Record summary:
The prediction has a mean pLDDT of 88. The part of an RNA shown here (small-subunit ribosomal RNA, central domain) has 347 nucleotides and comes from a Saprospiraceae bacterium. Its Rfam family is "Bacterial small subunit ribosomal RNA". NCBI's taxonomy places the organism under Bacteria, Pseudomonadati, Saprospiria, Saprospirales, Saprospiraceae.
Context: one part of a larger RNA
RNA sequence: CUGGGUUUAAAGGGUGCGUAGGCGGCUAUGUAAGUCAGAAGUGAAAGCUCUCAGCUUAACUGAGGAAUUGCUUUUGAUACUGCAUAGCUUGAAUAAGGUUGAGGUCGGCGGAAUGUGGCAUGUAGCGGUGAAAUGCAUAGAUAUGCCAUAGAACACCGAUUGCGAAGGCAGCUGGCUAGACCUUUAUUGACGCUGAGGCACGAAAGCGUGGGGAGCGAACAGGAUUAGAUACCCUGGUAGUCCACGCCCUAAACGAUGCUAACUCGAUGUUUGGUUCUUGUAAUUGAGCAUCCAAGGGAAACCGUUAAGUUAGCCACCUGGGGAGUACGUCGGCAACGAUGAAACUC
Numbered sequence: 001c002u003g004g005g006u007u008u009a010a011a012g013g014g015u016g017c018g019u020a021g022g023c024g025g026c027u028a029u030g031u032a033a034g035u036c037a038g039a040a041g042u043g044a045a046a047g048c049u050c051u052c053a054g055c056u057u058a059a060c061u062g063a064g065g066a067a068u069u070g071c072u073u074u075u076g077a078u079a080c081u082g083c084a085u086a087g088c089u090u091g092a093a094u095a096a097g098g099u100u101g102a103g104g105u106c107g108g109c110g111g112a113a114u115g116u117g118g119c120a121u122g123u124a125g126c127g128g129u130g131a132a133a134u135g136c137a138u139a140g141a142u143a144u145g146c147c148a149u150a151g152a153a154c155a156c157c158g159a160u161u162g163c164g165a166a167g168g169c170a171g172c173u174g175g176c177u178a179g180a181c182c183u184u185u186a187u188u189g190a191c192g193c194u195g196a197g198g199c200a201c202g203a204a205a206g207c208g209u210g211g212g213g214a215g216c217g218a219a220c221a222g223g224a225u226u227a228g229a230u231a232c233c234c235u236g237g238u239a240g241u242c243c244a245c246g247c248c249c250u251a252a253a254c255g256a257u258g259c260u261a262a263c264u265c266g267a268u269g270u271u272u273g274g275u276u277c278u279u280g281u282a283a284u285u286g287a288g289c290a291u292c293c294a295a296g297g298g299a300a301a302c303c304g305u306u307a308a309g310u311u312a313g314c315c316a317c318c319u320g321g322g323g324a325g326u327a328c329g330u331c332g333g334c335a336a337c338g339a340u341g342a343a344a345c346u347c
């Protein structure tokens, strides 16, 4: 390189936007670059190969042919691709009118619970566990009532629900803002798909500066358990968890399933639009989310119009286990570390 693969055996990039590139709807005309056909020239010799011939045969050698799949020139063909021109509307997009949602961001507000403080009632325990103890409490705790205050999270609704590119998003309300879907016309007229590099976003933990700190709680301390107990259990408790700004850039970042388009029986539930009438547990037509199956696929489990089926385009990735996601180098980072990423050796 060819070929084969990527749900679970090695293998889909964490996600999007998008540059180059690759690929690209329908019709007509032109061109003839690719493509196809004919012809000419060239494609050294030797060698290979075929047929003859010469050494007694063979090796060896000689003669002739073929091959040399290529290149150049030229004459044609025009289906397909390219290029140029002119159009088209079904792909794509825009406008108009509606609908839906925990989509994003910034602000305001609310109640329950918890902790703390104050006052009051009240007295000997409280708390915790398998059982205890550490701990708290006569300097009046726990419990109960009222008042005040702080931070964080939003019970019920709530769902096999919904939204978002992914990460993710849930009290109520307002401002700003992004998307999706439906409808019927209208507009543009292929404006498209994918996307190496690149750019942006990216849970948690962690880092920097400044705030905040109720509860929870790595580390740490004590009490237990135990042969021991650097744990599981208990009492405390610092970072952190929260906010603003700036970094980090990794996850079982999972549907372990890249994106786009077309095609291939059905059934059921549900979310959200449209249409119809016979107005209902209705029919029908879109867009989602799920469940079960035909064909088909699969090593099987299973997948099955939301494909892992049948095809096309583009990207990413895989090639025995360990060594190793290590070493070295380079790039990024304040650091932690991340990205890229071997070999010897060994089985």
Base pairs, nucleotide, nucleotide: 004318005317006316007301008300012315014201015200016199017198021194022193023192025088026087027086028085029084030083031082033081034080035077036076037075038074039073040072041071042070049065050064051063052062053061054060091191092188093187094186095185096183097182098181099180103177104176105175106174107173108172109171110154114150115149116148117147118146119145120144121143125136126135162169163168206247207246208245209244210243211242215241216240220236221235222234223233258314259313260312261311262310263309266292267291268290269289270288271287272286273285274284275283276282277280296303297302320347321346322345329340330339331338332337